[in-house]
Molecule: Bacterial RNase P class A
Organism: Rhodobacter sp.
RNA sequence: GCGGAUGGCUGGAUGACCGCGGGUCGGGCAACCGAUCCGAGGAAAGUCCGGACUCCAUGAAGUAAGGGUGCCGGGUAACGCCCGGCGGGGGCAACCCCAGGGAAAGCGCCACAGAGAAGAGUCAGCCCUGCAUGCAGGGCGAUGGUGAAACGGUGGGGUAAGAGCCCACCGCGGACCUGGUAACAGGGACGGCACGGCAAGCCCCACCCGGAGCAAUGCCGAAUAGGGGCCUCGCGCGGAAAGGUCCGGGCCACAGUCGCAAGACUGCCGGAGACCUCCGUAGGGACACUUCAGCCCGAGAUGGCCCGGGUUGGCAGCUUGACCGGCGCGGUAACGCGUCUGGCAGAGGAAUGGUCAUCCAGGGGGCAGGUUCGCAAGAAUCUGGCCCUGGACAGAAUCCGGCUUAUAGGCCAUCCGCGCAU
Numbered sequence: 001g002c003g004g005a006u007g008g009c010u011g012g013a014u015g016a017c018c019g020c021g022g023g024u025c026g027g028g029c030a031a032c033c034g035a036u037c038c039g040a041g042g043a044a045a046g047u048c049c050g051g052a053c054u055c056c057a058u059g060a061a062g063u064a065a066g067g068g069u070g071c072c073g074g075g076u077a078a079c080g081c082c083c084g085g086c087g088g089g090g091g092c093a094a095c096c097c098c099a100g101g102g103a104a105a106g107c108g109c110c111a112c113a114g115a116g117a118a119g120a121g122u123c124a125g126c127c128c129u130g131c132a133u134g135c136a137g138g139g140c141g142a143u144g145g146u147g148a149a150a151c152g153g154u155g156g157g158g159u160a161a162g163a164g165c166c167c168a169c170c171g172c173g174g175a176c177c178u179g180g181u182a183a184c185a186g187g188g189a190c191g192g193c194a195c196g197g198c199a200a201g202c203c204c205c206a207c208c209c210g211g212a213g214c215a216a217u218g219c220c221g222a223a224u225a226g227g228g229g230c231c232u233c234g235c236g237c238g239g240a241a242a243g244g245u246c247c248g249g250g251c252c253a254c255a256g257u258c259g260c261a262a263g264a265c266u267g268c269c270g271g272a273g274a275c276c277u278c279c280g281u282a283g284g285g286a287c288a289c290u291u292c293a294g295c296c297c298g299a300g301a302u303g304g305c306c307c308g309g310g311u312u313g314g315c316a317g318c319u320u321g322a323c324c325g326g327c328g329c330g331g332u333a334a335c336g337c338g339u340c341u342g343g344c345a346g347a348g349g350a351a352u353g354g355u356c357a358u359c360c361a362g363g364g365g366g367c368a369g370g371u372u373c374g375c376a377a378g379a380a381u382c383u384g385g386c387c388c389u390g391g392a393c394a395g396a397a398u399c400c401g402g403c404u405u406a407u408a409g410g411c412c413a414u415c416c417g418c419g420c421a422u
Base pairs, nucleotide, nucleotide: 001418002417003416004415005414006413007412008411009410010409012359013358014357015356016355017354018353020039021038022037023036024035025034026033027032041393045404046403048402049401050400051399052398053213054212055211056210058293059292060291061290062289063288066209067208068207069206070205071085072084073083074082075081086100087098088097089096090095101204102203106202107201108198109197110196123144124143125140126139127138128137129136130135131134152170153169154168155167156166157165171193172191173190176187177186178185179184217316218315219314220313227307228306229305230304231303233300236281237280238279239278240277243276244275245272246271247270248269249268254267255266256265257264258263283297284296285295323343324342325340326339327338328337329336330335360391362389363388364387365386367384368383369382370381371380372379373378
C1' cells in the first nucleotide's frame, strides 16, 4: 500500500418565524393565558420466542393427547437467547457455519440408470467339465460397466478362477488405562470385523409446557327484558312435622271477622303425612381421563341449540423499570456485586411539523499554485477558491429480555494474508 475477517460508534448541526402533545409553577369561576422543562428507533419493523402484569380455569397426585427443545458446562426472571468449550464442515489464514441424542426397537424412502440400492447380484467378463467354436452344467463378486452412493482399501499368499479365505499395514469395533467437572482427547489388550445413507420421514429416548390477552382488567354513569323457547340426563329412597295443607274436636270460656239472628270462619286442642316445605341420601355437575378432597344441584344443576333486548359515554390501567449511563471489584467471557450523580414521550384516530438562511459529512465538474516520478505526454498527492448536487432504512401505543429482516454515507479498534521499503 492492497485485499479480507471480526467488533463498535454515528446516521447531520445552528439561528429566526409560525404551529403541535405532556409535566411543573403562576393568574383565572371556567374556557383559557403566561413562564419554564421534556417530547420516537437501532431497528420503533416482523409478531418468531421468553417473561412481568391482568383475568379465567376448584385443588392435589397419576396418566394420556398435543406442542417445544436436543453435544458439554456456565449466565439469565426466563427462553428456542447469550458466553465459553467439544465434535464435524468450509477457508492459505484471521474467522465463519451446523435442525449437533438414537439407524442393531420397528415401519418407510433412495428417482433414472444399472444384474443388483441393504441379509443384493451373473449384464459384460474370468475359470472348470462334456460335446465342440457354439451349446449345456457348475463355480466366481476379484476385473469392467451403470450410478450421488455397489456390502472396506493397498500389497502379498492362496485358488481351477476368485473372495478377509489367510497375513501385514491402514480403516472399523473395542475391554481397560491416563487427562478433563463434562462433552471429549490420547493410548490400547483383543477381534476378520460388515446389515450403506436418510430421523429439517414417521418413530424411540431425555427434559420442559394450563388458557387468553391492555380490544387484559377495574371503577363510575346511563339504559334495557333478573327476556323467551327447545333438547339431553333425571325427577328415586328414608326421615321430620317448624310453616302451608287435610281430618276430627271446641267456642258451655274468651278475642277477631261476616251476619238482624241462628250460626260460619280464624285464633285454641288432638291427629294425618298424599302434596308444597325442611333434613339426609342414591344420583348428577364443572377440569382430556382416573382417584381423593372441597364446592354446586338433589328436582333441578350442568351441557347443547335457537330467537331477542340494552350498552358504543367517562375515568383508571399509562409509564420509575429484571431501566439507561459512569466508576471500582470478581470472572476467560456472558454476566454478577457495590457505589455515584445525571437522565426519563404517554397520544387516544393518535403529538415533535412547515418555511427561510447558514454550515457540514459525501458525490460530480472546472480554475490556480506547490511537491514527487517521468525525455516528454502525462500520473499521483497537497493547498486555495468557484459551480451543481446532496443526508439511507424508516414512526412509539402496556412494558421489558432476545432473535430475524431493511439500511445512503462517515468514523474507530483489533486480527489475517499478499507485496514493497528500511